[in-house]
Record summary: Transfer RNA from a Candidatus Methanoperedenaceae archaeon, 76 nucleotides, folded computationally. The sequence was found in a public genome assembly. Lineage of the source: Archaea > Methanobacteriati > Methanobacteriota > ANME-2 cluster > Candidatus Methanoperedentaceae. Rfam family: tRNA. Gene Ontology term of the family: triplet codon-amino acid adaptor activity.
RNA sequence: GUCCGGAUAGUGUAGUGGCCUAUCAUGAGGGCCUGUCGAGCCCCCGACCCGGGUUCAAAUCCCGGUCCGGACGCCA
Numbered sequence: 001g002u003c004c005g006g007a008u009a010g011u012g013u014a015g016u017g018g019c020c021u022a023u024c025a026u027g028a029g030g031g032c033c034u035g036u037c038g039a040g041c042c043c044c045c046g047a048c049c050c051g052g053g054u055u056c057a058a059a060u061c062c063c064g065g066u067c068c069g070g071a072c073g074c075c076a
Stems, first nucleotide, its partner, number of pairs: 001072007010026003018056001027045001029043004049065005
């Protein structure tokens, strides 16, 4: 350099056009329980990498960028 895959709460992830005001776990905060801690239960907080396009409607499809991973090359 070319090609392929990926980017979603603080962390790890599900969701691949509409039921998304987005899933689950973990985490922060509050409460219940407990002699205390832990465990358990309840409430609550928190996310779609950036820009543009298509569409009535985009996390999802398309284009460009950035970053990460992989394959194959070029120069030295």